[in-house]
RNA sequence: GGAGUGGGCGAGACGGUCGCCUCUCCUUCCCGCGAGGGGGGAGAGGAGGAAAGUCCGGACUCCGCAGGGCAGGAUGGUCGCUAGCCGCGACUCCGGGCGACCGGGGGAAAGUGCCACAGAAAACACACCGCCCUCCGGGACGCGCAAGCGUCCCGGGGAGCAAGGGUGAAAUGGCGAGGUAAGAGCUCACCGCCCCGGCGGCGACGCCGGGGGCAGGGCAAACCCCAUCCGGAGCAAGGCCAAACGAGCCCCAGUUUGGGAUGGCCCGUCCCAGGGGGCGGGUCGGCCGCUGGAUCCCGGGAGCAAUCCCGGGACUAGACAAAUGACCGUCGCCCGCGCAAGCGGGGACAGGAUCCGGCUUACGACCCGCUCCGGCC
Numbered sequence: 001g002g003a004g005u006g007g008g009c010g011a012g013a014c015g016g017u018c019g020c021c022u023c024u025c026c027u028u029c030c031c032g033c034g035a036g037g038g039g040g041g042a043g044a045g046g047a048g049g050a051a052a053g054u055c056c057g058g059a060c061u062c063c064g065c066a067g068g069g070c071a072g073g074a075u076g077g078u079c080g081c082u083a084g085c086c087g088c089g090a091c092u093c094c095g096g097g098c099g100a101c102c103g104g105g106g107g108a109a110a111g112u113g114c115c116a117c118a119g120a121a122a123a124c125a126c127a128c129c130g131c132c133c134u135c136c137g138g139g140a141c142g143c144g145c146a147a148g149c150g151u152c153c154c155g156g157g158g159a160g161c162a163a164g165g166g167u168g169a170a171a172u173g174g175c176g177a178g179g180u181a182a183g184a185g186c187u188c189a190c191c192g193c194c195c196c197g198g199c200g201g202c203g204a205c206g207c208c209g210g211g212g213g214c215a216g217g218g219c220a221a222a223c224c225c226c227a228u229c230c231g232g233a234g235c236a237a238g239g240c241c242a243a244a245c246g247a248g249c250c251c252c253a254g255u256u257u258g259g260g261a262u263g264g265c266c267c268g269u270c271c272c273a274g275g276g277g278g279c280g281g282g283u284c285g286g287c288c289g290c291u292g293g294a295u296c297c298c299g300g301g302a303g304c305a306a307u308c309c310c311g312g313g314a315c316u317a318g319a320c321a322a323a324u325g326a327c328c329g330u331c332g333c334c335c336g337c338g339c340a341a342g343c344g345g346g347g348a349c350a351g352g353a354u355c356c357g358g359c360u361u362a363c364g365a366c367c368c369g370c371u372c373c374g375g376c377c
Stems, first nucleotide, its partner, number of pairs: 001373008009364001012331007020046009030037002048349001052360002055358005060234004072230005077091005092105005106225002111223002113219003128165002130161002133158011173191002176188003192214001193212008238288004248279005257273006295314008333346005
């Protein structure tokens, strides 16, 4: 100098004035039928590292549920941690990087399916150029008296090969030697792969030895298979209190009113409406849920670590259209101007809404540690 990685802080600090929300105490008796709410005064407290995205997991609440299975969803190296997790730690293998370090992880030898373009062929293999052998036809040259023979070239047929070229993200183990007409695990050495055994490790896995000429291209964020886990909805969950109007049910009076049934008519009896009282449900509204909890800080211990245990201490928002703001003074930081005194400007992302643990994303006005690579002294 350039990188990698881990962590801290974050409305800059202090003071003042005026406001806002919550709680406690005092007071007023103001509003409301009520449940409850309000005014005034004093004191105390009042956003975040991500409060965010709402991506995982849980607490809590209501509903459902004997048990098991199917369907569906999620996760996926191993071991551990955790209430749990698409979380965290350690280890392991593969890939990338000179390195610190970073990224990834079941099964493609059960089946089905797909593999664009290019290419002969993308998977029961195959052959475009090419290589080799052979046959037929033609040509040139050489040898020969001739018949013919040899070499080379061109065209066609047949058989062999897959080394080389070419295509592709990927081409049927790689590379070298032998071998062959040319070739080929055809043979051999090394590397890779598969199988078996031994040793180490809780395990993933590693190391060593032996055997096999090599079968089995890739894709599972295609279906699928294997293992493990998962009931549904969510604080607008849910619970308590509870008007008015209307409807419902029960009781009372049956004296007065109206209608109906019985009856030829009256009395009587019965039914309905009307009258009085009550009941339960839900709506308006009010209250609870509501914040003290897998909490935070310090010290000690176990563990490589995540984490756990023990002891001590701390209490820190709870609104419901939703509070945390504005101004002033002093100091500090950054930028600009100025010789200076000083003057002017600036300060991110964002913001509670049941709570908690994670992940991810956003951000600077900043700060610190450790490690790697290179250069110089």